Model confidence (mean pLDDT): 83 of 100. This is a predicted structure of a 71-nucleotide RNA (transfer RNA) from a Nanobdellota archaeon.

[in-house]
Formats: sequence, structure tokens, C1' cells
RNA sequence: GGCCCUAUAGCAUAAUGGGAAUGUACGCGAUUGAAGCUCGCGCUAUCGGGGUUCGAUUCCCCGUGGGGCCA
Repeated sequence: GGCCCUAUAGCAUAAUGGGAAUGUACGCGAUUGAAGCUCGCGCUAUCGGGGUUCGAUUCCCCGUGGGGCCA
């Protein structure tokens, strides 16, 4: 320098172009003599910019970060 993959919550991951979900962590409550376990509720997210579309986490382009291959 070229090419490919990837970016979603504190962390790990889902999501046919149409309501962003789960586990864990965290907070509150229930339970307990008190904790732990368990149960209920809650909090928090789509890397940045543009384009296509009635509508973008999803498709396209550029950039940035990470990983890999070739030279």
C1' cells in the first nucleotide's frame, strides 16, 4: 500500500427493511433471624458523517477504531 471481516447497554451476544431482545452486572422490592440462592420490577445501547427508501441495527459510499490475509 491492497483486500476481507467487524463495531448494538458496564460486559458477552441476538435482531427477514417496519415494535431494539436475551444473559450477566448494577439499583429497588419480595423471601430469610441475617446473608446467599430464588422470584418480581427497573436502569442503560445501534462507532461518526452522508446516500437509497414511505421507513435503515439491517442496503450503498466515505471516515475512525479493532482483527486477519497478501505484498
The source organism's lineage runs through Archaea, Nanobdellati and Nanobdellota.
It matches the Rfam family "tRNA". By type it is a transfer RNA.
RNAcentral holds the sequence, with entries from ENA.